[in-house]
């Protein structure tokens, strides 16, 4: 000098003029409102809406199934699929980076083509042995066909073929046996623990791969969502048609789907008929009421809470590798609702360039990009700058 | 803000991990006709919207991400 990897902190300050919007006083007004004065006013991501929670409503729970989601260990958090530390495995020279990381001996199921065969499956070419025909023969045997046996080392397909390399051994061959790798078990020794060990023995040895394949296992979860939800106004049509339901220990309803328990809220009347035995009681019909569903059509798209004091920030100290807790002090920092936060000027600033410095010059930090219930995290888009490691070439 | 869907050939739509993908308009070209039209008979369409990841292998499974449609006042 060049390439790179992790992590931080900024994304703008002050004063003025004048225009918005809130909150607070104060005057003034019948009310809406109006004037002055003080303070406050968009982001690291406000985005995406992935994800977790606060908060509301679904009458409140409790057990079980569905179902969804997490998934190595140990921690932090209110929680989480996130973060910290580690462990494994993989990429990378390497700093660092990524992981969907429980289970394939609990069943079930793939693996198209190809290839002899895809799971205890296989003999396509090929080795061997002995049978038997045929040619040739230097008389050792060669070659070729045709049946039996034996073999999975060697070639061949394939993403993947019965662990790997060397000895030995056989008729050839095979973990067949041996040595060392690796594979499984028991132990022992570090580690809270997933693990981990050039440690001890035993075993010839491993019922492949895939579960983001259905499942098993283990933890964990009701649903909806601030346009949740409460409340007041107004104004039409309390409107039409259909259906189910209206009681005696019984039926109807009642939170995402099923069931099961506790609970909770409804279960009114009138005619006429017919039977029974008068009193009463049972049954069919009609019709009114009251509940709920579906459909047709009407009005009204108004206002007020909710609405910002919060798992809240900033400092200091203090455990703790951290993530993050603990004590103490100290601010209050948008609430809008065709939806404000802006427009101009002036000065230093951060930052670029020139200089030894002093200073000069530009200075629009022209990126990404506007809160709308509010909070913790992810993934996404970007400008300027600092520190810290890691590789490569070059001088001294 | 909030909550739900699609994206595949010019269009309009099929497609449960196992052939680098189909159908119906449509487009060419041939037969048929005095000609066109209809009919029959052949072909050509696409990096499945975009980028990773799992897997031997994604249009199908999973993760981000892009542009598109739909829906959220109250009363009775």
């Nucleotide at each position: 000098g060049g390439a790179g990897a992790g992590u931080c902190u900024c994304a703008g300050g002050c004063g003025g003029u004048c225009g918005c919007u809130c909150u607070g006083a104060a005057u003034u007004g019948u009310u809406c409102g109006a004037u002055u004065c003080a303070g406050g006013g968009a982001g690291g991501a406000a985005a995406g809406u992935c994800c977790g929670a606060a908060c509301u409503c679904u009458c409140a729970c409790g057990g079980g199934c569905a179902g969804c989601a997490u998934g190595c260990u140990c921690g932090c958090u209110a929680a989480c699929g996130g973060c910290g530390a580690g462990g494994c495995g993989c990429g990378g020279u390497g700093a660092c980076g990524c992981g969907a990381c429980g289970g394939a001996a609990a069943g079930u199921g793939c693996a198209a083509c190809a290839g002899a065969a895809a799971g205890a499956a296989u003999a396509c070419c090929g080795c061997c042995g002995g049978g038997u025909g045929g040619u040739c023969u230097u008389c050792g045997g060669a070659c070729c066909g045709c049946g039996c046996g034996g073999u999975a080392a060697g070639g061949g397909u394939g993403a993947a073929a019965a662990g790997g390399u060397g000895c030995g051994g056989u008729a050839a061959g095979a973990g067949c046996g041996c040595a060392c790798c690796g594979c499984u078990c028991g132990g022992c020794c570090g580690g809270c623990g997933a693990c981990g060990g050039u440690c001890c023995g035993a075993g010839g040895c491993a019922c492949g791969g895939c579960a983001a394949a259905c499942c098993c296992c283990a933890u964990g979860c009701g649903g909806a969502g601030c346009a949740a939800g409460a409340c007041c106004a107004a104004a039409u049509a309390g409107g039409g048609a259909a259906g189910c339901g209206g009681a005696g220990c019984g039926c109807g309803g009642g939170u995402c789907g099923c069931c099961c328990g506790u609970c909770c809220c409804g279960c009114u009347c009138g005619c006429g008929g017919c039977g029974g035995u008068u009193u009463c009681c049972g049954c069919c019909g009609c019709g009114a009421c009251c509940g709920c569903u579906u459909u047709c059509g009407g009005g009204u798209a108004g206002g007020u809470c909710g609405c910002u004091c919060g798992a809240g920030g900033c400092c200091g100290g203090u455990g703790g590798c951290a993530a993050c807790g603990c004590c103490g002090g100290u601010c209050c920092c948008a609430g809008a609702u065709g939806g404000a936060u802006g427009a101009c000027c002036g000065c230093g600033a951060a930052c670029c360039g020139g200089g030894a410095a002093a200073c000069c010059g530009g200075g629009g930090a022209g990126a990404c990009a506007g809160a709308a219930u509010u909070c913790g995290g992810c993934u996404u888009a970007c400008g300027a700058g600092g520190c810290u490691c890691u590789c490569c070439g070059a001088c001294a | 803000g909030c909550g739900g869907g699609c994206a595949u050939a010019a269009c309009u739509c099929a497609g449960u991990u196992g052939g680098u993908a189909g159908a119906g308009u449509g487009c060419g070209a041939g037969c048929u006709u005095c000609c066109c039209a209809a009919g029959c008979u052949c072909g050509a369409u696409g990096u499945c919207g975009c980028g990773g990841g799992u897997u031997c292998g994604a249009g199908u499974c999973c993760c981000g991400u892009u542009g598109c449609c739909c829906g959220c006042u109250c009363c009775a």

This is a predicted complex of two RNAs, RNase P RNA and transfer RNA, with 472 nucleotides together. Rfam match: Bacterial RNase P class A. It is annotated as a ribozyme.